Predicted 3D model of an 85-nucleotide RNA (c-di-GMP-I-UAU riboswitch aptamer) from a Desulfuromonadales bacterium. Lineage of the source: Bacteria > Pseudomonadati > Thermodesulfobacteriota > Desulfuromonadia > Desulfuromonadales. The coordinates come from a structure-prediction model, not an experiment, and the mean pLDDT is 85. Its Rfam family is "c-di-GMP-I-UAU riboswitch aptamer". Its Rfam clan is "c-di-GMP_I riboswitch clan".
RNA sequence: CUCCGAAAGGGCAAAACCAGAGAAAUCUGGUGACGCAAAACUACGGGUCCGCCGAUCGCGAAGGCGGAUAGCCGGGUUGCCGAAG
Numbered sequence: 001c002u003c004c005g006a007a008a009g010g011g012c013a014a015a016a017c018c019a020g021a022g023a024a025a026u027c028u029g030g031u032g033a034c035g036c037a038a039a040a041c042u043a044c045g046g047g048u049c050c051g052c053c054g055a056u057c058g059c060g061a062a063g064g065c066g067g068a069u070a071g072c073c074g075g076g077u078u079g080c081c082g083a084a085g
Stems, first nucleotide, its partner, number of pairs: 003085001005081001011036002016031006034071001040077003044074003047069007
């Protein structure tokens, strides 16, 4: 230094509930604590979700456009500690 991961200090915060924003997915704040060494940042690839368009009497497929999700996976950038091995 790398892998790996024990301890200590610290950090983040799922579900649910309350308040607010949004047409929605979802987001923000509070309570909360399921979990997390990248659960820090990033929509680049895939997935999922929402909205609109889309053969049409209608439902709405393929597909297209816009949005959401980083706590779905992968990629990229940054990064705390240091026992045993």